[in-house]
RNAcentral holds the full RNA, with entries from SILVA.
The part of an RNA shown here (small-subunit ribosomal RNA, 3' major domain) has 476 nucleotides and comes from a metagenome.
It matches the Rfam family "Bacterial small subunit ribosomal RNA". Its family is annotated with structural constituent of ribosome and ribosome in the Gene Ontology.
The prediction has a mean pLDDT of 83.
Context: one part of a larger RNA
RNA sequence: UGACGGGGGCCCGCACAAGCGGUGGAGCAUGUGGUUUAAUUCGAUUCAACGCGAAGAACCUUACCGGGGUUUGACAUCAUAGUGAAGUAUGCAGAGAUGUAUACGCCUUUCGGGGCGUUAUGACAGGUGCUGCAUGGCUGUCGUCAGCUCGUGUCGUGAGAUGUUGGGUUAAGUCCCGCAACGAGCGCAACCCUUGCCCCUAGUUGCCAGCAAGUAAUGUUGGGGACUCUAGGGGGACAGUCGGCGAUAAGCCGGAGGAAGGUGGGGAUGACGUCAAGUCCUCAUGGCCCUUACAUCCCGGGCUACACACGUGCUACAAUGGCCGGUACAACGGGUAGCGAUACUGCGAAGUGGAGCCAAUCCCUAAAAACCGGUCUCAGUUCUGAUUGCAGUCUGCAACUCGACUGCAUGAAGUCGGAAUCGCUAGUAAUCGCGGAUCAGCUCGCCGCGGUGAAUACGUUCCCGGGCCUUGUACA
Numbered sequence: 001u002g003a004c005g006g007g008g009g010c011c012c013g014c015a016c017a018a019g020c021g022g023u024g025g026a027g028c029a030u031g032u033g034g035u036u037u038a039a040u041u042c043g044a045u046u047c048a049a050c051g052c053g054a055a056g057a058a059c060c061u062u063a064c065c066g067g068g069g070u071u072u073g074a075c076a077u078c079a080u081a082g083u084g085a086a087g088u089a090u091g092c093a094g095a096g097a098u099g100u101a102u103a104c105g106c107c108u109u110u111c112g113g114g115g116c117g118u119u120a121u122g123a124c125a126g127g128u129g130c131u132g133c134a135u136g137g138c139u140g141u142c143g144u145c146a147g148c149u150c151g152u153g154u155c156g157u158g159a160g161a162u163g164u165u166g167g168g169u170u171a172a173g174u175c176c177c178g179c180a181a182c183g184a185g186c187g188c189a190a191c192c193c194u195u196g197c198c199c200c201u202a203g204u205u206g207c208c209a210g211c212a213a214g215u216a217a218u219g220u221u222g223g224g225g226a227c228u229c230u231a232g233g234g235g236g237a238c239a240g241u242c243g244g245c246g247a248u249a250a251g252c253c254g255g256a257g258g259a260a261g262g263u264g265g266g267g268a269u270g271a272c273g274u275c276a277a278g279u280c281c282u283c284a285u286g287g288c289c290c291u292u293a294c295a296u297c298c299c300g301g302g303c304u305a306c307a308c309a310c311g312u313g314c315u316a317c318a319a320u321g322g323c324c325g326g327u328a329c330a331a332c333g334g335g336u337a338g339c340g341a342u343a344c345u346g347c348g349a350a351g352u353g354g355a356g357c358c359a360a361u362c363c364c365u366a367a368a369a370a371c372c373g374g375u376c377u378c379a380g381u382u383c384u385g386a387u388u389g390c391a392g393u394c395u396g397c398a399a400c401u402c403g404a405c406u407g408c409a410u411g412a413a414g415u416c417g418g419a420a421u422c423g424c425u426a427g428u429a430a431u432c433g434c435g436g437a438u439c440a441g442c443u444c445g446c447c448g449c450g451g452u453g454a455a456u457a458c459g460u461u462c463c464c465g466g467g468c469c470u471u472g473u474a475c476a
Base pairs, nucleotide, nucleotide: 001476002475003473004472005471007470008469009468010467011466012465013464015460016459019424020423021422022421023420026315027314028313029312030311031310032309033308034306035305042053043052064301065300066299067298068297069296070295073124077123078122079121080120081119082118083117084116087104088103089102090101091100092099093098106115107114108113126290127289129288130287131286135284136283137279138278139277140275142273147186148185149184150183151182152181153162154161155160166177167176168175192267193266194265195264197235198234199233200232201231202230203229207224208223211222212221213220238261241255242254243253244252245251317417321376322375323374324373325372326371327370333364334363335362338357339356343352344351345350383414388409389408390407391406392405393404394403430452431451432450433449434448435447436446
């Protein structure tokens, strides 16, 4: 100087408390451990691994296993020598890769050659092989915590101190005052995006108040720019104003006005560093290792196994509910190898067909909870919907291992969950549906969107984490 303390003081955070809803019990989904296996590829392992890499394992992917093949190679460049093929079509053998047969079959030239391809040889290729404790890059975490430092000066023999401590204040090393310090940098804040109010400009594909036309009905048509909206610009909030408190400061409390009030809400943004944290399987790369194999092609299998254990979720256990009928209101997005309307067929998944749309125009698109009416009457039920049987639909060479969905039948556990444990402070929790990426197909996951919409916070004694000052130390 740090680090640590079941030392002290001050302060903060869904840290506790106050509340609301869960997990832990059940079934299923998914990841992991373990076990099994020819293989169940590899990595990630307290917080910060475990719906993680994987925004999508039937083949492919694929790295694993079995079997069948190849050896200048599936891919790149060069040299030497030879050659005109490569490829396409068809037949045969084969699980296929591939082999073989037949047919067709190079371009250009100044005739030296050149281009393209192929064969042989040699340099070399290739490796998701090892080392993340050799590395770059990227990332997680403490933590969006308020800290981390420097120049000059001063003090100290020196390590170092001071500044950065102190009195107030703040979300903040934020600002004010004081002070052997005076300044400065990286962080904080602001500048950026979005959302909430108003104005201007513009008016199609969006809108329709007034004026007409028309219809069974609809901005459907003429027209209009008022309104909504769209998307470009501007205004608006600054402790500005009033009162009180404070040291006349910084600032704090209350009021007014205002769409918004004290950082308005949300996002992006992550200082010096810590964890030899993670990643050599994104990529790059040192070293080591393999080179008829640890390379490479193909088929099949596996990654989907199952006594069990754990994590994360979904669905429930019902009446604030289930079922039936009717009626209403979104936003974000996506669409040409695509989205696919009206119509018809089917109980349905879906099929037939194809209008329109490269989209503020057309389509996906039905929003669902909600509301109105009816029914069930507390039961393992008209709750729940696992499992199994049969019959189907769709994608795709192909759904056996191993897809999703539909119909009929079946109708398991489950009556609110021990110890323990998690999230959340407002348009939040809870609850309801919708869209998207990946993608032929496949989602209860992920990323977004809107609808309905709470309760509680006395307080900081305690648990956890953190910041500043101080104290002890046999630790560095």